[in-house]
RNA sequence: CCGUGCUAGGCGGGGAGGUAGCGGUGCCCUGAACCCGCAAUCCGCUCUAGCGGGGCUGAACUCCCUCUCGAGGGGUCCACGCCCCGGUCGCCCCGGAGCCCGGGGCGUCGAUGGCUCGGGUCCCGCGCGGUGCCGGCCCGUGAACCAGGUCAGGUCCGGAAGGGAGCAGCCUUAAGCGAUCCCCGGCAGGCGCAGCGGGAGCUCCCGGACCGGAGUCGCGGGCGAAGAUCGGCGGCUGGGGACGCGCGCCUCGACGGAGGGUGCACGG
Numbered sequence: 001c002c003g004u005g006c007u008a009g010g011c012g013g014g015g016a017g018g019u020a021g022c023g024g025u026g027c028c029c030u031g032a033a034c035c036c037g038c039a040a041u042c043c044g045c046u047c048u049a050g051c052g053g054g055g056c057u058g059a060a061c062u063c064c065c066u067c068u069c070g071a072g073g074g075g076u077c078c079a080c081g082c083c084c085c086g087g088u089c090g091c092c093c094c095g096g097a098g099c100c101c102g103g104g105g106c107g108u109c110g111a112u113g114g115c116u117c118g119g120g121u122c123c124c125g126c127g128c129g130g131u132g133c134c135g136g137c138c139c140g141u142g143a144a145c146c147a148g149g150u151c152a153g154g155u156c157c158g159g160a161a162g163g164g165a166g167c168a169g170c171c172u173u174a175a176g177c178g179a180u181c182c183c184c185g186g187c188a189g190g191c192g193c194a195g196c197g198g199g200a201g202c203u204c205c206c207g208g209a210c211c212g213g214a215g216u217c218g219c220g221g222g223c224g225a226a227g228a229u230c231g232g233c234g235g236c237u238g239g240g241g242a243c244g245c246g247c248g249c250c251u252c253g254a255c256g257g258a259g260g261g262u263g264c265a266c267g268g
Stems, first nucleotide, its partner, number of pairs: 001268006009057003012030004020046005034054005063261006072252005078246001080244002082241011094227001098223005104217003113211002116208005122199005127193003131188006139178003147172004155164003
């Protein structure tokens, strides 16, 4: 070095999650890679890797180690987007001092304004009216007996003349009940008054006298200060987010690439 038969090893690996920890089932990546049984309020293990059974391959393309590449995963920082909560500014909406234009009213028969007086307005009391309630007046009704008058009959007293009490009936009336709302009285009020008196007050309205001497007051249109910030839109900005995306850093790392390493027996 070659041949034969074996053995260790291999017949997938990785990430996140989960776990005291490890591996597996389940999820994701890689990519091609024996079969059966078990497994998520799970299965099997306890220190190097699922456990049990069967099969194939086998010392190298295949097993082991190192380096490299970097699919993909995880962490973190920052920026951007999106969402939520604010701050501030601008515009719109609201507001409307003032200005301009147009057309009117009033005004030298004296405007606006000033001053003064009176009235209204406001408060209290009264008066008148009205409304409502109650009572009276008026009307009707209204008592088996315990209301009145008259009391037939009957009854009682009396020798008689005569007398007494008194039911029904009739008349009347009390309380009560009803009706009427004309009249009288009392009480009440989110009633009215161009009735009276007192008070407050100069904010508002109306009127009169006086001063003074030329403007003044609505309406329509346009611009529009202060303000107001409920709402709408936008700019800037502060905070938060378990969301999305991207750069950087840290970390694990499949597939691939390079280098190195690893037996036993027999025969030639």
A computed fold for a 268-nucleotide RNA, annotated as Bacterial large signal recognition particle RNA. Its Rfam family is "Bacterial large signal recognition particle RNA". Rfam's curators write: The signal recognition particle (SRP) is a universally conserved ribonucleoprotein involved in the co-translational targeting of proteins to membranes. The sequence was found by an Rfam model in a public genome assembly. The coordinates come from a structure-prediction model, not an experiment, and the mean pLDDT is 77.